[in-house]
Context: one part of a larger RNA
RNA sequence: GUCAGCGACUUUGUAUGGAUGGCGAGCUUAAACCGUUAGGUGUAGGCGUAGUGAAAUCGAAAAAUAAAAAACCAGUCAUCUGUGCAAAACCCGAAACUGAGUGAUCUAACCAUGAACAGGCUGAAGUUUUGAUGGCAACAUCUUUCUAAGGGCCGAACCCGUGUAUGUGGCAAAAUACUGGGAUGAUUUGUGGUUAGGGGUGAAAGGCCAAUCAAACUCAGAGAUAGCUGGUUUUCUGCGAAAUCUAUUUAAGUAGAGUGUUUAUUGUGAUACCUGAGGUAGAGCUCUCUUUUAGUGCGGGGUUGUCUAUCUUCUACCAAACUUUUGGAAACUUCGAAUUCGGGAUUAUUAAAUUUAAACAAACAGACUAGAGGUGCUAAGAUCUUUAGUCGAGAGGGAAACAGCCCAGAUUGACCGUUAAGGACCUUAAAAAUACAGAAGUUAAAGGAAGUUAAAAACUUUUAACAGCCAGGAGGUAGGCUUAGAAGCAGCCACCCUAUGAUGAAAGCGUAGCAGCUCACUGGUCUAGGUUUUUUGCACCGAAAAUUUAAUGGGAUUAAAAGUAUUUUCCGAAGCGGCAAAAUCCAAUUUUUGGAUUGGUAGCAGAAUGUUCUGUAAAUUUUUAAAGCUAAGCUGUCAGGUUUAGUGGAGAUAUCAGAAGUAAGAAUGCUGAC
Numbered sequence: 001g002u003c004a005g006c007g008a009c010u011u012u013g014u015a016u017g018g019a020u021g022g023c024g025a026g027c028u029u030a031a032a033c034c035g036u037u038a039g040g041u042g043u044a045g046g047c048g049u050a051g052u053g054a055a056a057u058c059g060a061a062a063a064a065u066a067a068a069a070a071a072c073c074a075g076u077c078a079u080c081u082g083u084g085c086a087a088a089a090c091c092c093g094a095a096a097c098u099g100a101g102u103g104a105u106c107u108a109a110c111c112a113u114g115a116a117c118a119g120g121c122u123g124a125a126g127u128u129u130u131g132a133u134g135g136c137a138a139c140a141u142c143u144u145u146c147u148a149a150g151g152g153c154c155g156a157a158c159c160c161g162u163g164u165a166u167g168u169g170g171c172a173a174a175a176u177a178c179u180g181g182g183a184u185g186a187u188u189u190g191u192g193g194u195u196a197g198g199g200g201u202g203a204a205a206g207g208c209c210a211a212u213c214a215a216a217c218u219c220a221g222a223g224a225u226a227g228c229u230g231g232u233u234u235u236c237u238g239c240g241a242a243a244u245c246u247a248u249u250u251a252a253g254u255a256g257a258g259u260g261u262u263u264a265u266u267g268u269g270a271u272a273c274c275u276g277a278g279g280u281a282g283a284g285c286u287c288u289c290u291u292u293u294a295g296u297g298c299g300g301g302g303u304u305g306u307c308u309a310u311c312u313u314c315u316a317c318c319a320a321a322c323u324u325u326u327g328g329a330a331a332c333u334u335c336g337a338a339u340u341c342g343g344g345a346u347u348a349u350u351a352a353a354u355u356u357a358a359a360c361a362a363a364c365a366g367a368c369u370a371g372a373g374g375u376g377c378u379a380a381g382a383u384c385u386u387u388a389g390u391c392g393a394g395a396g397g398g399a400a401a402c403a404g405c406c407c408a409g410a411u412u413g414a415c416c417g418u419u420a421a422g423g424a425c426c427u428u429a430a431a432a433a434u435a436c437a438g439a440a441g442u443u444a445a446a447g448g449a450a451g452u453u454a455a456a457a458a459c460u461u462u463u464a465a466c467a468g469c470c471a472g473g474a475g476g477u478a479g480g481c482u483u484a485g486a487a488g489c490a491g492c493c494a495c496c497c498u499a500u501g502a503u504g505a506a507a508g509c510g511u512a513g514c515a516g517c518u519c520a521c522u523g524g525u526c527u528a529g530g531u532u533u534u535u536u537g538c539a540c541c542g543a544a545a546a547u548u549u550a551a552u553g554g555g556a557u558u559a560a561a562a563g564u565a566u567u568u569u570c571c572g573a574a575g576c577g578g579c580a581a582a583a584u585c586c587a588a589u590u591u592u593u594g595g596a597u598u599g600g601u602a603g604c605a606g607a608a609u610g611u612u613c614u615g616u617a618a619a620u621u622u623u624u625a626a627a628g629c630u631a632a633g634c635u636g637u638c639a640g641g642u643u644u645a646g647u648g649g650a651g652a653u654a655u656c657a658g659a660a661g662u663a664a665g666a667a668u669g670c671u672g673a674c
Stems, first nucleotide, its partner, number of pairs: 001674006011087013026047003032041003051058001090231002093228001097221006108195009117185001119154003122150001126147001131142004158182003163178004197213001199209003234608006244257005260360005268353001269350004273344005282335001283333002288329003294323003299318002301315002305311001366391010396407003411581003415578004422571003425555003431568006447541002451538002454535007468525005474498003479493003504519001507518003582598007609663001611660005619653003628647008
């Protein structure tokens, strides 16, 4: 992992609803007793028949009051069933807590008694020995020799475990190889013993106490508790949510409200209409805050004069207030919509949407899109309000693929027709036409540019324009000044005159300064339009991301198969219509017609299927072959049912009822097999 079996809403009491049944102003027994398949007795007690008030009380009224309402008016017992509460209370799951015990054959420390440590080196103190020196001597010093100390040195056994490699379902739940530390000591070790779980022991690492230690192990309390995770078994039908508010030692929970279901009830709801409320959008500057211009200018600063306290003159300064002028505002308003919200009666439309009560829920982690806003960076697939939609709980078609976008809401079946969004060259169902524009196979901004389309205006042009080409572009003069120099061209001043078809006391390059090359301006040549500006459509540049083209899905596509405008046609969904069928509800008419409806998670309600056992059943069926198993057929809307054949070899059971150990694919489920 597969297969098979097992595997989860139970039971008792009580409270309160529902269904059914009995009796009914009543209903009913409990314990117990008699009897023993059944049933009978038992009337204590309970509920109901009267409420109200805290109570005295009063009583179909009572108690209160600011007011309005409300209440009363048939029950009770049994069975089944929904739900609450108490119990293990749908099942599995902790880490832990408490009690009583078992452990020191591992390991920690200690006690008792034993054992072990090749060989080599070093050579403290001291004794012995040789000699020397000093001393009267004891003796001291030196030298030689002997002995020999040490938590001394090197290094086996022994003990340990430094580094690396292998190993990592290993040889091994800690090893192996090489390497390494200690190795007469705080050494190592045998045997026996002592200390026990909030306790021991610890040269102290929270280490160790039998592969277990921030509190061992075993059993018990015990099915501890778990607002947390996982799981929870047949079918069909009807309806169908929420992810919000308030509160919470509350935020993953729970309670009340809102939203769902069922049963009753109500006779209404929604929209149009009428009538009210308002201070948003916008607008505005009357108020508040802020702001622009001009004027007058309190006051202040500076300044003049003086008799320096005061007063006085003036002002390129600041500036209250007022007038004029111009703006801004979520916490401004002289104004002010649309939408919205409250109330109302009849008519119209719609439709059963509304009200109330009871029982039962689920839910209180929401997501994106569009509109209006807050926070943020007018960042976020961000976050928080609000209005609507979709998803959630929604399939189908489109957007290549794509919960939240566009179209559209799937009862079932087989086909046909017709449309929506979106499409019609091929992939791929379906297309053509007309007129334009674009060349980028066209995506984004500021900005940039003789891209090009359309429109308008001004100027110029056969007295020859614009562009190109050829030629000229002079003289006074190198103007004056300045300067080392300054000659058109460093700088300052001036910027005249002449000749001419034209030519600046020079627009630029250039030189140390000249020179040199262009320009303005003119002539010639050439020939028909040219120059400038504004508006406008579509393109261009601006334009950078990581495996590979890589944001048209691809191929491919250029008077198109892309774009703009127009026309007609077609394709296209589970939409709509047609055909056939089923179910639910409502109407009729009288038993078959009509209409509407039938997506669905949590959840509520209803109707069924199957399994085991009991009664029915001393019945039925069965060796002329039961159950079970295998296969095929038939049948039912489904769970299912049934027949035949084979296998099997002894039981099985209709119908209608009753009772449950009643349905498995999931729980890192349990057991077995492979």

A computed fold for a 674-nucleotide part of an RNA from a metagenome, annotated as large-subunit ribosomal RNA, domain II. The coordinates come from a structure-prediction model, not an experiment, and the mean pLDDT is 82. Rfam family: Bacterial large subunit ribosomal RNA. The RNAcentral record of the full RNA draws on SILVA.